Predicted 3D model of an 88-nucleotide RNA (c-di-GMP-I riboswitch aptamer) from a Paenibacillaceae bacterium. It matches the Rfam family "c-di-GMP-I riboswitch aptamer". Rfam links the family to the GO term cyclic-di-GMP binding. Its mean pLDDT, the model's own confidence on a scale to 100, is 84. The sequence was found by an Rfam model in a public genome assembly.
[in-house]
RNA sequence: AACCGAUAACGGCAAACCUGUUGAAAAGCAGGGACGCAAAGCUAAAGGGCCUUCCCUUCGACAAGAAGAAUGGCAGCCAGUUUCCGAA
Numbered sequence: 001a002a003c004c005g006a007u008a009a010c011g012g013c014a015a016a017c018c019u020g021u022u023g024a025a026a027a028g029c030a031g032g033g034a035c036g037c038a039a040a041g042c043u044a045a046a047g048g049g050c051c052u053u054c055c056c057u058u059c060g061a062c063a064a065g066a067a068g069a070a071u072g073g074c075a076g077c078c079a080g081u082u083u084c085c086g087a088a
Stems, first nucleotide, its partner, number of pairs: 004086002012037002017032006035076001041081003047078002049074003056068004
């Protein structure tokens, strides 16, 4: 230094759910709350994957409805990248 990861130390984050708020939705933000996490830090505009459907495209009749595609989202799916500590 790399790999690795303790019933270690100092600390950190915060799922579901609830309240408020933004949004068409997925989801985001703030507060509460802890299921978990050694990267649950960062990267979604050029790797894969997943979610959504206001607008758009197709079908339908210009409706209802259905399907598709993100330029909308998810980093707590994989991935990329940086990094605290140090037992075995």